[in-house]
Background: c-di-GMP-I riboswitch aptamer from a Solirubrobacterales bacterium, 75 nucleotides, folded computationally. The coordinates come from a structure-prediction model, not an experiment, and the mean pLDDT is 87. The model forms 100% of the base pairs in the Rfam consensus. Lineage of the source: Bacteria > Bacillati > Actinomycetota > Thermoleophilia > Solirubrobacterales. It was read from a public genome assembly, where an Rfam model found it. It matches the Rfam family "c-di-GMP-I riboswitch aptamer". Its family is annotated with cyclic-di-GMP binding in the Gene Ontology.
């Protein structure tokens, strides 16, 4: 240093819903709760999807792809 995730560890994230709160929404944050996830760790750079007051306007990284980074192990 390449590859992979069958197998260990330490662990770690949380969908749905169910409160609070913020936003005109999409959906964000903060507590509950776990269907999941080997990057569901970070980035809206292509694509996709969704929003509204439609614009040089916003959400989704748990849709896939790229980029930056990381732990445990297998080869």
């Nucleotide at each position: 240093a390449g590859u992979c995730g069958c197998u260990c560890a330490u662990g770690g994230c949380a969908a749905a819903c169910c409160c609070g709160u913020c936003g005109c929404g999409a959906g964000g944050c903060g507590g509950g709760g776990a269907c999941g996830c080997a990057a569901a760790g970070c980035u809206a750079g292509a694509g996709g999807u969704c929003u509204c007051u439609c614009g040089c306007a916003g959400a989704c990284a748990g849709c896939u792809c790229g980029g930056c980074c990381g732990c445990c192990g297998g080869c």